[in-house]
Molecule: c-di-GMP-I riboswitch aptamer
Organism: bacterium
This record gives sequence, C1' cells and structure tokens, in this order.
RNA sequence: UCCCGAUAAAGGCAAAAUCACGGCAACGUGAUGACGCAAAGCCGAGGAUCUUCAUAAUGAAGACAGCCAGGCUGCCGAA
Repeated sequence: UCCCGAUAAAGGCAAAAUCACGGCAACGUGAUGACGCAAAGCCGAGGAUCUUCAUAAUGAAGACAGCCAGGCUGCCGAA
C1' cells in the first nucleotide's frame, strides 16, 4: 500500500411509523424517529421492481440508487 472489516476510537448517514406540504399514483421534500449501513458518499435508470395511461401482443410517460450490476472518490486500523 492492497485485500479485508472488530462488541475498537472519532465522526457520519437514517428504515418503518407519525405529522405537514407537493403529486392521479408510484413517490418526493421537511420535522420527529432509528431498523439498519464501511461507502446507506457522489454519478448515471443497464437489469429488476413499482405507478399511471393506452393495448390483442405490448407500448408510452413516470418513480425508485437502503434490490442487483457499473463508474468516481473517501475516514479508521484489531485479526
């Protein structure tokens, strides 16, 4: 240094649920809240999934990055 990742240290993120606002919806934003996370930091919808509309097959427009895969970067250091 790389792989790797601990009942370590410091710091960080924040699921479900509830409330408010936005959206036909999937869902988003904020607050409360912590299930979890070593990339749950950043980037992009390739696959999967979900919504709406139309449909004979299917297609179009959307949502999701905390489902999988990919690109870039990064804290700590026991075994």